[in-house]
Notes:
A computed fold for a 343-nucleotide RNA from a Betaproteobacteria bacterium, annotated as Bacterial RNase P class A. Its Rfam family is "Bacterial RNase P class A". By type it is a ribozyme. The organism belongs to Betaproteobacteria, within Bacteria. The coordinates come from a structure-prediction model, not an experiment, and the mean pLDDT is 79. The sequence was found by an Rfam model in a public genome assembly.

RNA sequence: GGAGUCGGCCAGGCAGCCGCUGGGUUCCGGGGGCAACCCCGGGGCCUGGAGGAAAGUCCGGGCUCCGCAGAGCGGGAUGCCGGCUAACGGCCGGGCGCCGUGAGGCGACGAACAGGGCCACAGAGACGAGUCCGUCAUGACGCAAGUUGUGGCGGGGUGAAACGCGGCAACCUCCAUCCGGAGCAACACCAAAUAGGCAAGCGCUUGAGGCCGGCUCGGCCAAGCUUGCGGGUAGGUGGCUUGAGCCGUGAAGUAAUUCACGGCCCAGAGGAAUGGCUGUCACGGCAUCGGGCCUUUACCGGCCCGGUUUCGACAGAACCCGGCUUAUCGGCCGGCUCCUUUU
Numbered sequence: 001g002g003a004g005u006c007g008g009c010c011a012g013g014c015a016g017c018c019g020c021u022g023g024g025u026u027c028c029g030g031g032g033g034c035a036a037c038c039c040c041g042g043g044g045c046c047u048g049g050a051g052g053a054a055a056g057u058c059c060g061g062g063c064u065c066c067g068c069a070g071a072g073c074g075g076g077a078u079g080c081c082g083g084c085u086a087a088c089g090g091c092c093g094g095g096c097g098c099c100g101u102g103a104g105g106c107g108a109c110g111a112a113c114a115g116g117g118c119c120a121c122a123g124a125g126a127c128g129a130g131u132c133c134g135u136c137a138u139g140a141c142g143c144a145a146g147u148u149g150u151g152g153c154g155g156g157g158u159g160a161a162a163c164g165c166g167g168c169a170a171c172c173u174c175c176a177u178c179c180g181g182a183g184c185a186a187c188a189c190c191a192a193a194u195a196g197g198c199a200a201g202c203g204c205u206u207g208a209g210g211c212c213g214g215c216u217c218g219g220c221c222a223a224g225c226u227u228g229c230g231g232g233u234a235g236g237u238g239g240c241u242u243g244a245g246c247c248g249u250g251a252a253g254u255a256a257u258u259c260a261c262g263g264c265c266c267a268g269a270g271g272a273a274u275g276g277c278u279g280u281c282a283c284g285g286c287a288u289c290g291g292g293c294c295u296u297u298a299c300c301g302g303c304c305c306g307g308u309u310u311c312g313a314c315a316g317a318a319c320c321c322g323g324c325u326u327a328u329c330g331g332c333c334g335g336c337u338c339c340u341u342u343u
Stems, first nucleotide, its partner, number of pairs: 001339010012281007020049013051314001055325002058323005063183004075179005080094005095109001096107004110174002115172002117168003127164001132156002134153008187238004197229006209221004245264008283312003287308008
């Protein structure tokens, strides 16, 4: 210098203007209250406001409700050994196998003398035993070449495997371990209108009540009307973010991880906010222009510098965590490996 591998981090910065949303504070208007203060609407100021995957919803847990004497059947998941953890199908360490020159990567990796099933192609034969070729011994037929029967053979040939307690369990199965169900639309509380339910009172021609805009009279219709209680719905509130939390230091441990001390509070919306515009700086890509260098006879081509224009990744919380998987323009840092060169 080139190629590669593993791990960690960032996910444009700054300024101005206009907005959205949670919290605090203050002012104005209206309402309630003896008051403290509370409610509704609006304004000012301060302050918080998406991610490394918020995603897929694939595993595991917290939390909530329902169910549950105990055991079994059925079903599902996992599967070398040890450890970590709230738990896991996750992570860490070790072994073994495969790939790679290597750093490193990948692996459902228990059991095939419990049983069933399967073993492509080739081959005579794929687990039932069996005889394609060769060869040995021997019998029969034949003048002979040879044909054929019986018995044997670390032989040939096919194949991943050829009779050997073969291979396959990501086939059934067996063994071991684990697993109750549904999910924040869980669940709890407050609570209209209308229609049911229950109770009480009044009324049914001696007429409650309704209509004729308010009152009286009058007229018409009339068997129900009024009040209270209770359940559910609409709607509202809580659950809702202090948590297996984050940062730093130290200790134990190879590590995953755990413990101690100190510091910090970091979205909580809910038809669902977290945005838009402008300027400037920085980075990267495409295009184009100019200059320089290398190469070339020249063209072409390559590299560097500067200007202009344009573009800027994947994607967005919805009860909360731990993982896995998938998507991702680019950039930064570190460990290690291989090749080449120089000293």